[in-house]
Source information: Predicted 3D model of a 355-nucleotide part of an RNA (large-subunit ribosomal RNA, domain IV) from a Candidatus Omnitrophota bacterium. The coordinates come from a structure-prediction model, not an experiment, and the mean pLDDT is 88. The sequence was found in a public genome assembly. Rfam family: Bacterial large subunit ribosomal RNA.
Context: one part of a larger RNA
RNA sequence: CCCUCGUUAAGGAACUCGGCAAAAUGGCCCCGUAACUUCGGAAGAAGGGGUGGUCGUGGGCGUGACGCUCCUCGUGGGCGAAGCGCCUGUGACUCACAGUAAAGAGGCUCAGCCGACUGUUUAGUAAAAACACAGGUCUCUGCGAAGUCUAGACGACGCCGUAUAGAGACUGACACCUGCCCAAUGCUGGAAGGUCAAGGGGAUGCGUUAACCGCAAGGUGAAGCGCUGAACUCAAGCCCCAGUGAAUGGCGGCCGUAACUAUAACGGUCCUAAGGUAGCGAAAUUCCUUGUCGGGUAAGUUCCGACGCGCACGAAUGGUGUAACGAGCUGAGCGCUGUCUCAACGAGGGACUCG
Repeated sequence: CCCUCGUUAAGGAACUCGGCAAAAUGGCCCCGUAACUUCGGAAGAAGGGGUGGUCGUGGGCGUGACGCUCCUCGUGGGCGAAGCGCCUGUGACUCACAGUAAAGAGGCUCAGCCGACUGUUUAGUAAAAACACAGGUCUCUGCGAAGUCUAGACGACGCCGUAUAGAGACUGACACCUGCCCAAUGCUGGAAGGUCAAGGGGAUGCGUUAACCGCAAGGUGAAGCGCUGAACUCAAGCCCCAGUGAAUGGCGGCCGUAACUAUAACGGUCCUAAGGUAGCGAAAUUCCUUGUCGGGUAAGUUCCGACGCGCACGAAUGGUGUAACGAGCUGAGCGCUGUCUCAACGAGGGACUCG
């Protein structure tokens, strides 16, 4: 010097990102216990008192020797009751620094955020505000169901179930609520028209040549065969027409105006499918920003309450509240302490020396 422990004057978080760590609290009995609340809780809230030993004296329960008494004389009924056991009070005395004498055994409170809750998770850096969850909503599915596995098979799950069922998606207890936009994208429905594949159809044109014309070169050219392949016909889809947001999503700008000023209930104008409603708001969201005001501190970039110019909240990618709950996160206080001022001493084990 290091590790693991123990003790410490005065102070008591001044330490530090942060009370991390340590200390403190601690069992049982009694008293007592607030806001808030979903009336269950909160609650062991908080905060107090008691706790050993000896002697005495009560109460309760169990057992019940023995005694008295009654009769139907029995292994009977009734009454009293010592002793013993257990539980629970109380009085006096007494010892110690100290009595749950060692060990084991909540620190508490206030406020905010998130998630309702118990639960689940990154086996080996994350336990959380993440996942799940009851509850809510939408969509699909009429049964050989939808959905899923498989090889477009058989077969199986779904299910020996049947829409109060099964599957998929989102949200996430509860309370109060959940606004506007269907232009785009998706989905659902529609079918007049447009587009439109193969197929059907087979016009037209071409090749070939019996024949005919021609002195010849060559020309015309039926049927057949072959090539070409127009009109017309033709499903879904798309275009089109509607519906649909707890579907994917979206939810404006400029200018002016009131008898101080400021502001703008009001007006004008442009654009849009529609221009953000309620509620909340410098927020797990606020850049400017340590916004401004108030609170708490002697002093507060954090925290709490407000304000509202929301860079860039906002309503089931849910909005706002919320008792209870949380090894969650944040701020404050009481208690407590070697965290610190500032270090000291002690114990054991290393380090060091020898082997």